[in-house]
Context: one part of a larger RNA
RNA sequence: GGCGUAUGGAGGAUGCCUAGGCUUUCAGAGGCGAAGAAGGACGUGAUAAGCUGCGAUAAGUUGCGGGGAGUGGCACAUACAUUAUAAUCCGCAAAUUUCCGAAUGGGGCAACCCGGCAUGUUGAAGACAUGUCACCUUUUUAAGGAGCAAACCCGGAGAACUGAAACAUCUAAGUACCCGGAGGAAGAGAAAACAAAAGUGAUUCCGAUAGUAGUGGCGAGCGAACUCGGAAUAGCCCAAACCAAUAUUGUUACGGCAAUAUUGGGGUUGUAGGACUGCGACAUUAGAAUCUAAGAGAACUAGAAUCGUUUGGAAAGACGAACCGGAGAGAGUGAUAGUCUCGUAUAGGUAAUCGAAGAGGAUAUAGCAGUAUCCUGAGUAGUGCGGGACACGUGUAAUCCUGUAUGAAUCUGGCGGGACCAUCCGCUAAGGCUAAAUACUCCUGAAAGACCGAUAGUGAACAAGUACCGUGAGGGAAAGGUGAAAAGAACCCUAAGUAAGGGAGUGAAAGAGAACCUGAAACCGUACGCCU
Numbered sequence: 001g002g003c004g005u006a007u008g009g010a011g012g013a014u015g016c017c018u019a020g021g022c023u024u025u026c027a028g029a030g031g032c033g034a035a036g037a038a039g040g041a042c043g044u045g046a047u048a049a050g051c052u053g054c055g056a057u058a059a060g061u062u063g064c065g066g067g068g069a070g071u072g073g074c075a076c077a078u079a080c081a082u083u084a085u086a087a088u089c090c091g092c093a094a095a096u097u098u099c100c101g102a103a104u105g106g107g108g109c110a111a112c113c114c115g116g117c118a119u120g121u122u123g124a125a126g127a128c129a130u131g132u133c134a135c136c137u138u139u140u141u142a143a144g145g146a147g148c149a150a151a152c153c154c155g156g157a158g159a160a161c162u163g164a165a166a167c168a169u170c171u172a173a174g175u176a177c178c179c180g181g182a183g184g185a186a187g188a189g190a191a192a193a194c195a196a197a198a199g200u201g202a203u204u205c206c207g208a209u210a211g212u213a214g215u216g217g218c219g220a221g222c223g224a225a226c227u228c229g230g231a232a233u234a235g236c237c238c239a240a241a242c243c244a245a246u247a248u249u250g251u252u253a254c255g256g257c258a259a260u261a262u263u264g265g266g267g268u269u270g271u272a273g274g275a276c277u278g279c280g281a282c283a284u285u286a287g288a289a290u291c292u293a294a295g296a297g298a299a300c301u302a303g304a305a306u307c308g309u310u311u312g313g314a315a316a317g318a319c320g321a322a323c324c325g326g327a328g329a330g331a332g333u334g335a336u337a338g339u340c341u342c343g344u345a346u347a348g349g350u351a352a353u354c355g356a357a358g359a360g361g362a363u364a365u366a367g368c369a370g371u372a373u374c375c376u377g378a379g380u381a382g383u384g385c386g387g388g389a390c391a392c393g394u395g396u397a398a399u400c401c402u403g404u405a406u407g408a409a410u411c412u413g414g415c416g417g418g419a420c421c422a423u424c425c426g427c428u429a430a431g432g433c434u435a436a437a438u439a440c441u442c443c444u445g446a447a448a449g450a451c452c453g454a455u456a457g458u459g460a461a462c463a464a465g466u467a468c469c470g471u472g473a474g475g476g477a478a479a480g481g482u483g484a485a486a487a488g489a490a491c492c493c494u495a496a497g498u499a500a501g502g503g504a505g506u507g508a509a510a511g512a513g514a515a516c517c518u519g520a521a522a523c524c525g526u527a528c529g530c531c532u
Base pairs, nucleotide, nucleotide: 001531002530003529004528005527006526007525008524009523015517016481017480020452021451022449023448024447025446026445027444028443029441030440031148032147039100040099041098042055043054044053046078047077050074051073061094062093063092064091065090066089070082071081072080105114106113107112115133116132117131118130119129120128121127135145136144137143138142152183153181154180155179156178163170167217193200194199204231205230206229207228208227214222215221235433236432237431238377242265243264244263245262246261247260248259249258250257251256270411272376273375274374275373276370277369278368279367285364286363290359291358292357295354296353300348301347302346306321307320308319309318310317322339323338324328330342331341332340382406383405384404385403386402387401388400389399392418413428414427415426416425417424468475469474488516491503492502493501494500
C1' cells in the first nucleotide's frame, strides 16, 4: 500500500409525513377611486428586531346580534392588567383613519418644504388651531371627469424571426408589442338577407357540411358558403310628409302672409307604408315608481349509539359481548374509533340585504275604405384612379370600406341574385336601440382529483418577490420533520470553559438531546486477518 471482516466519523439520499401548491366543477362576484383608491412611508405593544393587525381614539373605540370562561396575535417567559356589572372571541353596522400617492393651494430629489384667504386665541406684529384655495367639461349657487385593476371585448396603429428546405409575391399575422375605450360581459342584431322554379325568415354560439368548393411564385400554404342538427329566442324607436305652439326676421293693404329656429302631436313600411279624406272606436295588451309579503340570507343552535378482557409506553388493534343509523362524509385523539372529541344526515335561526307573487297604476299600444296630391334618410348610391376587407394574391371579380376626382333617381323609384344583358325572383340603403344562448377569472364560498409531495408542486409549505446581485431597467435564491406530552436533561465530574464530553435523571426509545424521524453512497478513520 491492497483486499476482506467488524466498528465508527462525515454526509443527507431513501422511506414515511404535510402546513403549501397545481388542475377542474358548481355557485357567487365582476370593480375600487376627489366622501381621496390601488400601493406605500412613518408610527403604534410593559419589555418589541421581524411578520400580522391597527392609525395620534393607533394588536385598538362604539352599537346590535351570537357565544359562555377565561383573555392580553405569530410567541415562550416575567411583570402588570382585564373578565359573571359577561370579557377575549365570531358576525353585521358605525367612528377614528398621520404623511405620500390621480394627489388637487404653490413647489419638490414621493412620504418633505413654503404660502394666500376666512374665523378664532390678542388690541398690533409674529406664531398657532380649524376650514378653504389644482385643472378640464357641462345645462356653471350645482354636477361630472382624472388614477388603479388578472384575463375576456371593441377600435386605432402594427413588426420580425420563421416556413417556402435559398428568396422577392406569399407565410408567420392582422399574431407580438404600443395606444384609446367600455362592460359584467363586449361586439353583432330585426334583411336594400339567403335561396332557386321549392322555399327560409334578426343576431350570436356549438356540431356537421369539409380540409370539400375555391384560392395559391396553382409553391409553401390559406380555406369558405348553401343546407342540416342543436343552444337560446324578442322585438322596437326616430327622420320626413301633415297639424299646432313659441321666438326671431322679412313684408304688409295692419286682417295677416312667408322664412328660419326650437318644442309638442303625428308617423315608421315592401302583399309597399304613412300623411291626407271619409267611416268606426276608447277596446285590447304590456307595464315604471311605491306598498304588502311567502321565502332566501351572517355569526350561530339542537343533533343518535360501547363496554369488558388482553398485548402495549399509550388501544382506536386482537378476543368477547352490545347498540345507533334520515348520521358507516371527513378530521382529530399516545397504533387502525359509526357509538371519545369536532363534525356528518336531518331540523332550526335572525340582523344588514335581496325578494317569487300580489296591490298599484305613471306610461306605451289598435281597425275599415279611398287613392288625386305630398313624404319615405344626398355630396348619399353609383362611376374613374389608388388602396384595403371579404377563404378569394386583379383575376371573368361580383359584394363591403374609402384617400382622391366626380356624381344620380324619387315608387311608372331604387338595390341585389359572383363580369355583363334580358326574363324572373328576393329585398327596400344612405338614422338609432335591443335581453338570452357566447368569452374570461385579480377575487369569494363549496366540492373534487388513475395531480405533486420539499432538487417535486407556484419563484415562494419557513421573516419570499425576502436575503443577496445590479447605477438602473431588472435578476433572484437556499431554507420543512425532537417527542404522545418539554417530561427540553435538577445535581455531580473532566476541562481555561457560557465549548465538548462522561455520569445521574426524564422518556417506550436519548444509537429521539435541540447540529434533534429514518439515516444510503461518495469521502475519512480504528481494530483484526491475509497478501506485497
Molecule: large-subunit ribosomal RNA, domain I
Organism: Tenacibaculum sp. AWR4_210